[in-house]
Context: one part of a larger RNA
Molecule: large-subunit ribosomal RNA, domain II
Organism: soil metagenome
């Protein structure tokens, strides 16, 4: 892992509330227990109900506060009860599986620690303490040689015990091993047998370490289906509606409660929304500066600083500083002289519309996402984080957007090899236009990007110069006072500072750049000629061009490829595209009619026809298949073959049901009802097989 079987809302309680049917009903109903073979009969105690208010005495359609014969508060004015089913809840394991864990009574020290008894074991080397003895030495001693002597938690090193370090091995040869290497090996040494210590206990040269491959509290078995606001799971079919990710509150924040949205029946019966007029209440956007405050130039003036004066008191001045005021141009969630659209209440009206309301039964929701718009936070960041409106997803499928919950179109009853369209397309890929008409762009922009940068190219709306010759471009001129004055070493047009005049001229600066030490030199500005028609600086609009650097490979059109198109603008026809629309058949849901049939006279079934529906999670509601057992049933099927298993082109909207073949060999059950151990791809489910 895959087939098979098994596997998860159940049972008890006259608890409690809702609904459905049935009884009796101002009452309803027994309970335990009797009698009975059973069915059943008896049992009235006891409960519910029929009268309620008060804390209570108590009083009643009332009562209770109160001083009140006032005012409020709860009543009265609605029929209940008991059984069965059903929905829900209490209480119980309460839909199933699932803990870490607590608690009790045992079992354990044949592993392993740590004690007690009693035994056993350490080749072989080497080192040479104390005592002795001789010798020497003393006054005796101390001391000092040598010799003997065999101590040691001594040295080396094998049994034996251990296990530093490295490989290996990791579904191993082994649930801790194997190679090599290495530590101790007379000792706080190792080992045999016998024995003691037990779970909040032991034992620990202490590591939370060991107490049978289990230890921060062993195992076993029991409280026991502890608890699990948390994980998964939780099994046939169809039809009908269809949420929520909010507000409060909460040892709340992934639980929960009440409300808000959904569902089911019952009520009320036009009250509800869209839309049109009319009435309203308002300070938002946007604008403004009358107010509060911000804030920029100006006028103009109180005070203040500096300068000058001055014994004081005063005065003069000022390209500082400035209240208030004037002009002007501004800013503001906590400004506001004004102030919309929308929203929002409210009245009337017609049309649509499974709209509204009210009270009850049953839920799910209380992580919500992204997208426009308006806001705060945040850096006018974030697929960012909080509101607010609105959409879409959630719970939505088809079609566009290459792929892409959210974006654009667009909301899927079921059928057709039939038509139209939307968003978005119409050369191939790929269904349609190598359509048509005017224009842009040359960059493959289109097919990613700023500040900034540039005679790129097209449009527009002005100004200058211009056949009395412009612009460019050649040919020539560009002079003289003067080498202006200062200042410099020098300063001659050209370092720097100042002046910036005057002649001669068709023009030429007290000089536009280069140059020189400083002169010289080249050159422009300014003139005339040549040539001959356009020419200059600016600005505004559309395309483009530069700025442009990233990681496995073109990689920034979906590709192919594209340049009078198949980019860009603009404008027109045609066609092409979905599950949308239309057609044709079918189905079903609610609503109306019509006809039958039944009826307790409320209604209710069936058929037809019409309108208007039929996407759907979580969920609410209805209908229904199918298993197993029971009753009717000693019935009916069945060896002229039962159940089970196949195989088939049949019926049914579906869950499923016939029929025929084969197998198979002995049980099966239509129908109508009852009653459940009542349906399984999933729980790392549980057995079992392969």
């Nucleotide at each position: 892992g895959u087939c098979c079987g098994c596997g998860a809302g159940u049972u008890a309680c006259u608890c409690c509330u809702c609904g459905g049917c049935a009884g009796c009903a101002a009452g309803g109903u027994u309970a335990a227990g009797c009698c009975g073979c059973a069915a059943g009969g008896c049992g009235g105690a006891g409960c519910c109900g029929u009268a309620g208010c008060g804390a209570a005495a108590g009083c009643a359609a009332g009562u209770c506060u109160g001083a009140a014969c006032a005012g409020g508060g709860c009543g009265u004015c609605a029929a209940g009860u008991u059984g069965c089913c059903g929905g829900g809840g209490g209480u119980a394991g309460a839909c199933c599986c699932g803990a870490a864990a607590c608690c009790g009574a045992g079992u354990g020290a044949g592993c392993u620690a740590g004690c007690c008894a009693u035994g056993g074991c350490c080749a072989g080397a080497g080192u040479g303490a104390a005592g002795c003895u001789c010798g020497g030495g003393u006054a005796a001693a101390a001391c000092c040689g040598a010799g003997u002597g065999g101590a040691g938690g001594c040295u080396c090193g094998a049994a034996c015990c251990g296990c530093a370090g490295u490989a290996g091995g990791u579904u191993g040869a082994a649930a801790a091993c194997u190679a090599c290497c290495c530590g101790g090996a007379u000792g706080a040494g190792c080992u045999g047998u016998g024995g003691c210590u037990a779970g909040g206990g032991g034992u620990g040269a202490a590591a939370g370490g060991c107490c049978a491959a289990u230890c921060a509290a062993a195992c076993u078995c029991g409280g026991a289906g502890a608890u699990a606001g948390c994980u998964g799971g939780u099994u046939c079919u169809c039809c009908c509606c269809g949420a929520a990710a909010u507000a409060u509150a909460u040892u709340g924040a992934g639980g929960u409660a009440u409300a808000g949205c959904c569902u089911c029946a019952c009520g009320c019966g036009a009250u509800c929304a869209c839309c049109a007029u009319c009435g309203g209440a308002g300070g938002u956007a946007g604008a403004g500066c009358a107010c509060u405050g911000g804030a920029u130039g100006g006028g103009c003036u109180a005070g203040g600083g500096g300068u000058c004066c001055u014994a004081c008191c005063a005065g003069a001045u000022u390209a500082c500083c400035g209240a208030a005021c004037c002009c002007a141009a501004c800013c503001a969630a906590a400004c506001u002289c004004c102030g919309a659209a929308u929203a929002c209440c409210g009245a009337u009206g017609a049309g649509u519309g499974c709209a509204g309301c009210g009270a009850g039964g049953g839920a799910g929701u209380c992580a919500g996402a992204c997208u426009g718009c308006g806001g705060g936070c945040g850096a006018u960041a974030a697929g960012g984080u909080c509101c607010g409106u609105g959409g879409u997803c959630g719970a939505g499928a088809g079609g566009g957007a290459a792929a892409c919950a959210a974006c654009c179109c667009a909301g899927a009853c079921c059928g057709c090899c039939a038509g139209c369209u939307a968003a978005g397309g119409u050369c191939c890929c790929c269904a349609a236009a190598u359509c048509c008409a005017u224009g842009c762009u040359a960059a493959g922009u289109g097919g990613g990007a700023a500040a900034g940068g540039a005679u790129g190219u097209g449009g527009g709306a002005g100004c200058g110069c211009u056949c009395a010759g412009a612009c460019a471009a050649c040919c020539a001129g560009g002079a003289g006072g003067u080498u202006g004055g200062c200042u410099u070493a020098g300063a001659a047009g050209c370092a720097g500072c100042c002046a910036c005049c005057c002649u001669u001229u068709a023009a030429a600066a007290a000089g536009u750049g280069c140059g020189u030490a400083a002169u010289a030199g080249c050159u422009u500005a300014c003139u005339g000629g040549u040539c001959a028609a356009g020419u200059g600086a600016a600005c505004c609009c559309g395309c483009g061009c530069c700025g442009a650097a990233a990681a496995u490979g073109u990689a920034a059109c979906g590709g192919g490829g594209c340049u009078c198109a198949a980019g860009c603008a603009u404008g027109g026809u045609a066609c092409c595209g979905a599950a949308g629309c239309u057609g044709c058949g079918g189905a079903u849901g609610c609503a109306u009619g019509a006809c039958a049939c039944c009826u307790u006279c409320g209604g209710g079934u069936g058929u037809c026809a019409u309108a208007c529906g039929u996407g759907g999670u979580a969920g609410g509601g209805g209908a229904g298949c199918g298993u197993u057992c029971c009753a009717g049933u000693c019935g009916c099927c069945u060896g002229u073959g039962a159940a089970g298993c196949u195989c088939g082109a049949c019926g049914g909207a579906a869950a499923c049901g016939a029929c025929g073949g084969g197998u198979g060999g002995a049980g099966g059950u239509c129908c109508u009802g009852g009653a459940a151990g009542u349906g399984c791809u999933u729980a790392u489910g549980c057995g079992g097989a392969c």